[in-house]
Source information:
This is a predicted structure of a 71-nucleotide RNA (transfer RNA) from Triso dermopterus. The sequence is in RNAcentral, with records from ENA. Taxonomically the source falls in Triso (Eukaryota, Eumetazoa, Ctenosquamata, Percomorphaceae). The prediction has a mean pLDDT of 80. It matches the Rfam family "tRNA". Rfam describes the family as follows. Transfer RNA (tRNA) molecules are approximately 80 nucleotides in length.
RNA sequence: GGUAGGAUGGCUGAGUGUUUAAGCGGUGGGUUGUAGCCCCAUAGACGGAGGUUUAAUCCCUCUUCUUACCA
Numbered sequence: 001g002g003u004a005g006g007a008u009g010g011c012u013g014a015g016u017g018u019u020u021a022a023g024c025g026g027u028g029g030g031u032u033g034u035a036g037c038c039c040c041a042u043a044g045a046c047g048g049a050g051g052u053u054u055a056a057u058c059c060c061u062c063u064u065c066u067u068a069c070c071a
Stems, first nucleotide, its partner, number of pairs: 001070007010024003026042005047063005
């Protein structure tokens, strides 16, 4: 330099246009003599900018970082 991927809560991780899963963790409560286990509730995210669309994590363009391969 070229080609092909990836970026989503504190962490892991799904999601091929309209409703953003789940687990661990956090907080509050229940239970218990205390703690743990268990149960209930709750807060919390789409790398950045622009475009298309009634509506974008998802489609298009640019860009940042990162992984693999080729040279």